Small-subunit ribosomal RNA, 5' domain from an uncultured bacterium, 531 nucleotides, folded computationally. Model confidence (mean pLDDT): 85 of 100.
Context: one part of a larger RNA
């Protein structure tokens, strides 16, 4: 000099960052993933319309209420279906590893949504959820029977995709690749809405793109008081599996392979960009922010699915907690909030989705503890302030002396002129908002051009004006060297200080205390860690 800091003493504001380093201890409680009805079948609720009934009112053919029916409409809990839920948000447990950093490679790979090019959408079929109608179960949730519907599922035909084989041709470091014909085998598809102009989709091929997956070279750690390790181990053959390479698994075959240029062993540890120190080498550290992994009560498995072995999915076992009729069941905050507990120690059970992003949707618009504010902490860095200028009778106290006198607090105060930032209190006030959607145009045909034109959590904040008024706003450590800063009284090796060296046993600049200096300053000091 630095800190995510503690602790003591003190404390005006504001801006911008930061805030469980201990128990990846265990968690009430709310809220974090939903969303299309423009994919359906329906219709529990609500709001229209419609019909039938009853009552009230009376202008006796209409008003109002109620009850029942009607999906008809606008919608719409649960269901079927589709996209998401692998993203985002949290923690460093674990790992010394191809985990991460860098630079290759893949003639060994995959990519949903988006985005180019080309083609294509015939024709048929069975289920089955909700629904009704039963039954079991304390519950959780399950059985059964009848029905239905699709962008759900399924079969046929067509397709240039794959693949067997045969024949040709060009290229490569290479196992080979790429590419033309020809045979066989062979896989598609879904419709909705519409102002009838269109629009959203659907199915295969081949390209981009952006995301991953896989291998290799180099670098980043203590211990030799850890010296030998290994049998799926090293290698080859032939499978198997996988998007793809490979002992990744497997039969068989060989005996191989690492190792003092540190192998295996225990230790410890998420990497990195960066951060701190330092002239630099260096040395120390990885909180916040980015990226990368890893992991989600322990352990294991795998399905769906373009993509997980999936934090708010499933399945098994365990540990721990709840509920229960005792038969049997529910649960996982290392999301944002809060609680206990541990600790020297670390915040609100807050507000909007206004913007940024993100999921779903034609689209309005829903959702979004991401995100954007607010709220609490001098716990940090930067700015302000806590008055300026005159004012000597050098007043009065206070404290010192060589004591009728000086010194020194101290221009300090008193008093005069000012000025008014911050705070008070009154007025006035943003930017962050234009994308959007609606009409109309225009063309190059899904962009653009004109008109309209809702929306601000923060907040009536920030900011500006104006009023009164020195007003409301200093303290903390030192003071024997080292280190700016001294006397004076108390104590008497006591009662005490100390970072070293020391200091105190009767004139202690060293222990209390005043008086008085020095630093710094809304902060000062002290521990602790690191250069």
């Nucleotide at each position: 000099g630095a800190u995510g800091a503690a602790c003591g003493c003190u404390a005006g504001c504001g801006a911008c960052a930061g805030g469980c380093u201990u128990a990846a201890c265990a968690c009430a409680u709310g809220c974090a993933a939903g969303u299309c009805g423009a994919g359906g079948g329906g219709c529990a609720g609500c709001g229209g319309g419609g019909g039938u009934g009853a009552a009230a009112g009376c202008u006796u053919g209409c008003u109002u209420u109620c009850a029942c029916c009607u999906g008809c409409c606008g919608g719409c809990g649960a269901c079927c279906g589709g996209c998401g839920c692998a993203c985002g948000g949290g923690u460093g447990a674990g790992u010394a590893a191809c985990a991460c950093g860098u630079a290759u490679g893949c003639a060994a790979c995959c990519u949903g949504c988006c985005u180019g090019u080309g083609u294509c959408a015939g024709g048929g079929g069975g289920a089955u959820a909700a629904u009704c109608g039963g039954c079991g179960g304390a519950a959780a949730c399950g059985g059964c029977g009848u029905c239905u519907a699709a962008u759900a599922c399924c079969c046929c035909g067509u397709a240039u995709a794959a693949u067997a084989c045969c024949g040709g041709a060009a290229g490569g470091c290479a196992u080979c690749u790429u590419u033309c014909g020809g045979u066989g085998u062979g896989g598609a598809a879904a419709g909705g809405c519409u102002u009838c102009g269109g629009c959203c989709g659907g199915a295969c091929a081949c390209g981009g793109a952006u995301g991953g997956g896989c291998a290799u070279g180099c670098g980043g750690c203590g211990c030799a008081u850890u010296a030998g390790c290994u049998u799926g181990u090293u290698g080859g053959c032939g499978g198997g599996g996988u998007a793809a390479c490979g002992g990744c698994c497997c039969a068989c075959c060989a005996a191989g392979g690492c190792g003092a240029c540190g192998a295996u062993g225990c230790g410890u540890a998420g990497g990195g960009g960066u951060u701190c120190u330092g002239a630099g080498a260096g040395g120390a550290a990885g909180g916040u922010c980015c990226c990368c992994c890893a992991c989600a009560c322990u352990g294991g498995u795998a399905c769906u699915g373009a993509g997980a072995c999936a934090c708010g999915g499933a399945c098994c076992a365990g540990a721990c907690u709840c509920c229960u009729a005792c038969g049997g069941g529910a649960g996982g905050c290392a999301g944002c909030a809060g609680u206990g507990a541990g600790g020297a120690a670390u915040a609100u059970u807050g507000g909007u989705c206004a913007a940024u992003g993100g999921g779903c949707g034609a689209g309005a618009g829903c959702c979004u503890g991401a995100a954007c504010c607010a709220g609490c902490c001098a716990a940090g860095u930067c700015g302000c302030g806590u008055g300026a200028g005159g004012g000597a009778a050098g007043a009065c106290u206070g404290c010192c002396c060589u004591a009728u006198g000086g010194g020194u607090u101290g221009u300090a105060a008193a008093c005069c002129u000012c000025u008014u930032u911050u705070g008070u209190c009154g007025g006035g006030g943003a930017g962050c908002a234009a994308c959007a959607g609606g009409a109309c145009c225009a063309c190059g045909a899904g962009u653009g051009g004109u008109c309209u034109g809702a929306u601000g959590a923060g907040a009536g904040u920030a900011c500006c004006c104006g009023a009164a008024g020195a007003a409301a706003a200093a303290g903390c450590a030192u003071c024997g060297g080292c280190u700016a800063a001294c006397u004076c009284c108390g104590u008497g090796c006591c009662a005490g200080c100390a970072g070293c060296c020391g200091c105190g046993g009767u004139a202690a600049u060293a222990c209390g205390g005043a008086g008085g200096a020095u630093g710094c300053g809304a902060g000062c000091g002290u521990u602790a860690u690191c250069c």
Its Rfam family is "Bacterial small subunit ribosomal RNA".